[in-house]
The part of an RNA shown here (small-subunit ribosomal RNA, central domain) has 348 nucleotides and comes from an uncultured prokaryote.
Context: one part of a larger RNA
RNA sequence: CUGGGCGUAAAGGGCUCGCAGGCGGUAAUGACAGUCAGAAGUGAAAGCCCCGGGCUCAACCUGGGAAUUGCUUUUGAAACUUCAUUACUUGAGUUCGAGAGAGGGUGGUGGAAUUCCAAGUGUAGAGGUGAAAUUCGUAGAUAUUUGGAAGAACACCAGUGGCGAAGGCGGCCACCUGGCUCGAUACUGACGCUGAGGAGCGAAAGCGUGGGGAGCAAACAGGAUUAGAUACCCUGGUAGUCCACGCCGUAAACGAUGAGUGCUAGUUGUUGGGGUGUUUACACUUCAGUGACGCAGCUAACGCGUUAAGCACUCCGCCUGGGGAGUACGGCCGCAAGGUUAAAACUC
Repeated sequence: CUGGGCGUAAAGGGCUCGCAGGCGGUAAUGACAGUCAGAAGUGAAAGCCCCGGGCUCAACCUGGGAAUUGCUUUUGAAACUUCAUUACUUGAGUUCGAGAGAGGGUGGUGGAAUUCCAAGUGUAGAGGUGAAAUUCGUAGAUAUUUGGAAGAACACCAGUGGCGAAGGCGGCCACCUGGCUCGAUACUGACGCUGAGGAGCGAAAGCGUGGGGAGCAAACAGGAUUAGAUACCCUGGUAGUCCACGCCGUAAACGAUGAGUGCUAGUUGUUGGGGUGUUUACACUUCAGUGACGCAGCUAACGCGUUAAGCACUCCGCCUGGGGAGUACGGCCGCAAGGUUAAAACUC
């Protein structure tokens, strides 16, 4: 390479958009590039293979054939692929009417709690723990009442509920804005799928500049515990956590399951629409999501099972024994931290 694979054994890219490329619905006509058939030329000789012949045999030599799976020219075929033209509506999209939603952004606003400040009441403790101590408190703490300030997060509702491509998104209000679903007829007429490179998005931590800083809290300090205790527990506490702008580009970025399309029993819960019937609260039914169980089938088993890991097709990514190693070197990116691409010796 071929082959075989990728939920858990090695293996799905974190996610999306998308250039090139690959693949692509129904019908008709034409062309004949691929494809198929016939013919001709060529495919040197030797060698290989087959059938013979000659050296006493063999090696060796020699005659003929086959093969040379190819290329070129030419004559045809037209099912499929392709190309051209025409047409279609089921794929895709547009229009109209409804609908749900923590989808995103900006600005404003609310209450509870926490801490701090001021004042009142009040007196000896309070905190904390397995038990303590560090700590706070007669300079009046803790508790309680009133007032004020600040920052951050939004109890209940809340739900294998909803939305988003993923990361993720939760008080309330307004504005701006993306996507989705259902129903309807009309319109466009294959406009589609995937997508190497590329571009954008991308939790937390971290970095730069400037703000902010209530609570929490790496580092750090102290108190305990302990043989020790650079920990677990306690008292403090700085970066950080928050905001703006700019970087970083990684995660068990997980459903450890790439995207798209079609097909293949059901039962049951739930979310958002539609339809029919009616006893107005149900029944039946139909789309789109989200769960549980389960037939066939699949699987090494576990399990999956119309939300497939079933049956097929298209395109992309990835795997090829363990360690060395996601490391070294080099390239690219980054302010740095580092990221990405990615070996070998050696060893079992």
The coordinates come from a structure-prediction model, not an experiment, and the mean pLDDT is 89.